[in-house]
């Protein structure tokens, strides 16, 4: 150059058969416990799903572009 695979809360993943509130786990606040902490136990907040366009009544999820990473190849 070409082909291919990835991008989803702070991280780390799930969800990619189009329609339920985008979900789980560590982190992180806060409360239970404790003399304090820690484990542990309930609970909260936090994503415009990599950008940007299309297609659809309706897109994390089909299609095209770009941006980033890996792999393969000459």
């Nucleotide at each position: 150059g070409c082909g291919g695979c990835c991008u989803u809360a702070g991280u780390g993943u799930a969800g990619u058969g189009g329609a339920u509130u985008a979900a789980c786990a560590c982190a992180u606040c806060g409360g239970c416990c404790u003399c304090c902490g820690g484990a542990g136990c309930c609970g909260g907040g936090g994503g415009u799903c990599g950008u940007g366009g299309g297609u659809u009544c309706g897109a994390a999820c089909c299609c095209c572009a770009c941006a980033g990473g890996c792999c393969g190849u000459a």

Transfer RNA from Vitrella brassicaformis, 74 nucleotides, folded computationally. Its Rfam family is "tRNA". By type it is a transfer RNA. The coordinates come from a structure-prediction model, not an experiment, and the mean pLDDT is 81.